[in-house]
Context: one part of a larger RNA
RNA sequence: GGAUGAACGCUGGCGGCGUGCUUAACACAUGCAAGUCGAACGAUGAUGACCGUGCUUGCACGGUCUGAUUAGUGGCGAACGGGUGAGUAACACGUGAGUAACCUGCCCCUCACUUCGGGAUAACCUCGAGAAAUUGAGGCUAAUACCGGAUAUGAACUUCCGCCGCAUGGUGGUUGUUGGAAAGUUUUUCGGUGAGGGAUGGACUCGCGGCCUAUCAGUUUGUUGGUGAGGUAAUGGCUCACCAAGACGAUGACGGGUAGCCGGCCUGAGAGGGCGACCGGCCACACUGGGACUGAGACACGGCCCAGACUCCUACGGGAGGCAGCAGUGGGGAAUAUUGCACAAUGGGCGAAAGCCUGAUGCAGCGACGCCGCGUGGGGGAUGACGGCCUUCGGGUUGUAAACCUCUUUCAGUAGGGAAGAAGCGAAAGUGACGGUACCUGCAGAAGAAGCGCCGGCUAACUACGUGCCAGCAGCCGCGGUAAUACGUAGGGCGCAAGCGUUAUCC
Repeated sequence: GGAUGAACGCUGGCGGCGUGCUUAACACAUGCAAGUCGAACGAUGAUGACCGUGCUUGCACGGUCUGAUUAGUGGCGAACGGGUGAGUAACACGUGAGUAACCUGCCCCUCACUUCGGGAUAACCUCGAGAAAUUGAGGCUAAUACCGGAUAUGAACUUCCGCCGCAUGGUGGUUGUUGGAAAGUUUUUCGGUGAGGGAUGGACUCGCGGCCUAUCAGUUUGUUGGUGAGGUAAUGGCUCACCAAGACGAUGACGGGUAGCCGGCCUGAGAGGGCGACCGGCCACACUGGGACUGAGACACGGCCCAGACUCCUACGGGAGGCAGCAGUGGGGAAUAUUGCACAAUGGGCGAAAGCCUGAUGCAGCGACGCCGCGUGGGGGAUGACGGCCUUCGGGUUGUAAACCUCUUUCAGUAGGGAAGAAGCGAAAGUGACGGUACCUGCAGAAGAAGCGCCGGCUAACUACGUGCCAGCAGCCGCGGUAAUACGUAGGGCGCAAGCGUUAUCC
């Protein structure tokens, strides 16, 4: 000098764009953050229309049609999106390969099929238990819920043959055996099942790369390898039985400390050094530890079970909870924001769609926290006014500075007008949170808007008074003991400027 997610002191006009718990992965009141589909299903049946009866001609009741609404069964989603950085020195990450050792819901393409049956169960009704959370028994019922049969390329095992390769092998045809599918609804549309391919997403393996420590020198028994088996989507000591005795290590094993990794960011001419906030990719975690279930996908932040700590409710028998989602509270701290608006846009989930949900997101609020831009006026004006300060008492300086004359009106203020963002959706009417915002026009008046640090040398900028090794200053050298340009105050000056200094950290 540059830089910062900064803080502190003094000061503070406006706007745009960014950014804001670095500390206690401390504890959390309250609200919201994941639902949706009635075009899968049985129920429910508001409203409206029609008919009939009673009949105070307008109400009541009954029937038919329509069908708003939704607790329940069922489907899809909830594994995304959002947060945090605790753990992790590891194939976690980056990069480059491999899988002839693998999986992939929704989506796209191609081919084939969508057949015949069955038994339940929730909702509902009845009777209970319990303070509650919740739950038991009996009875009725439906499905795109569940189960069985038929058929089927394909699958597994098997016989034979061809082709290919990269070692294990891959691929095509063929014989036999085994056990395998489906779902409806509607006017179309939308679906369901099997097979092959694609796309997307994931899984595993390997080469190389990136911290400190030897005041850590030996480490290891599923350890290293083999055979067989189990398990997995899949290879593999992943697990198990048996066998062998190996495997790693000064090219630093093992141990200890620290740490999420990267694209990148800061600095630097570069080499390098430091960092990993925001944004993007990957990983890990979700009160602490463990476990599996469901599912295409989890060992699952707002799912389940167990244990633990903590908090809450209780009728003492038993129950409920998990903000490292968005706001917000307490605490810690030098320190970090609103319990805001909207789904209008972008994106996501569900749905045929309308639409619903979305603290993702879009916006607004707060903070000079940062960067950038603008303003606090322009021109004229000497008798060089008053005042201040200095003085050799002549004057000098503040200083064209002010007053005064004239002009302009950015920004702020006020009044009128007033968007784009809207593609879409809807039969049409219509549909913007931001927002009466940006922007445009008119009006008034210089009117409302300057501070902070420094002035001995380094280092731009000097005098007076006070003080008297005192009070104090200080980044280094060093100032101060009676003429201090170094302390304090004043005048003047220098520098930067809505900021200026200080502290901390990095280069």
Small-subunit ribosomal RNA, 5' domain from Brachybacterium sp. FME24, 507 nucleotides, folded computationally. The coordinates come from a structure-prediction model, not an experiment, and the mean pLDDT is 84. Rfam family: Bacterial small subunit ribosomal RNA. The source organism's lineage runs through Bacteria, Bacillati, Actinomycetota, Micrococcales and Brachybacterium.